This is a predicted structure of a 77-nucleotide RNA (transfer RNA) from Candidatus Colwellbacteria bacterium CG10_big_fil_rev_8_21_14_0_10_41_28.
NCBI's taxonomy places the organism under Bacteria, Bacteria candidate phyla, Candidatus Colwelliibacteriota.
It matches the Rfam family "tRNA". It is annotated as a transfer RNA. Gene Ontology term of the family: triplet codon-amino acid adaptor activity.
RNAcentral holds the sequence, with entries from ENA.
Model confidence (mean pLDDT): 80 of 100.
[in-house]
RNA sequence: GCCGGCGUAGCUCAGUUGGUUAGAGCGGCGGACUCAUAAACCGCAGGUCGCAGGUUCGAUUCCUGCCGUCGGCACUA
Numbered sequence: 001g002c003c004g005g006c007g008u009a010g011c012u013c014a015g016u017u018g019g020u021u022a023g024a025g026c027g028g029c030g031g032a033c034u035c036a037u038a039a040a041c042c043g044c045a046g047g048u049c050g051c052a053g054g055u056u057c058g059a060u061u062c063c064u065g066c067c068g069u070c071g072g073c074a075c076u077a
Base pairs, nucleotide, nucleotide: 001073002072003071004070005069006068007067010026011025012024013023019057028044029043030042031041050066051065052064053063054062
């Protein structure tokens, strides 16, 4: 340099032939329980869906560029 995968909550990941309100588990906080703690139980918060642009009535989803990350191929003296 070329090609490909991935980027969604603090972490690990779902999701989507473009449209209801963006989700789960773990973690965090609170409650209830208990003599007390933990577990199991109930609830709550937490997201510019990597960034920018385009298409569209409408984009997390399609297209383009860039950034990050992982892998493959190639190149150099």